[in-house]
Molecule: Glycine riboswitch aptamer
Organism: uncultured Erythrobacter sp.
Formats: sequence, C1' cells, structure tokens
RNA sequence: GCGUCUUUCGCGGGAGAGAUUGGCUCGGAGCAAUCCGAGUUCGGCGCCGAAGGAGCAACCGCCUCGGAAACUCUCAGGCAAAUGGACCGCGCAAGGGAC
Repeated sequence: GCGUCUUUCGCGGGAGAGAUUGGCUCGGAGCAAUCCGAGUUCGGCGCCGAAGGAGCAACCGCCUCGGAAACUCUCAGGCAAAUGGACCGCGCAAGGGAC
C1' cells in the first nucleotide's frame, strides 16, 4: 500500500399471514328497506415473523463474568397495493485491533 474484516450511505433482489368482522365518517344508487366503494393511531375474532425487543442454548472468549441464532415468545411490528423488511449481491467513503 492492497485485500479480508467493521460501519454509514446508494442501487438491485427480498418471504409469511383476513384487502376478515362490528362501529363511526364520506361519496354514489334507491320511494324505502337496503346495496356498493373509500377512509378511520375506534374495537372484536383469526393469523405471520425477516424491523426492533425478550428468552433458552450449541458454541466462543479476556472464563469471578460476558458475547451469542435464521431456534422460541409475539411486547412492538405486520396480514390487497404502498411503506417497512432480516438477509444477499454490487459500488463509494471512513476506520484500522487482528490476519
């Protein structure tokens, strides 16, 4: 110095599960009963796990104590589309303990 590694950012890919039900509001149709569509950090029931969070643990370490999952739980989040999304690939930049 370069690369592996770590981090931010940009681009691309990215699963699962009710576009359920009641109320309320708005619009349209109808003589009316009612029907259709949209919205809602208002509830109910049913579900999903890959933001985050928590738990156990193989394992690892500087071993008095810590770090630990794609497993588990669903507090949160999500269940048409959009948004988000662990993770993967590519790219720029920064870091500099170890190789």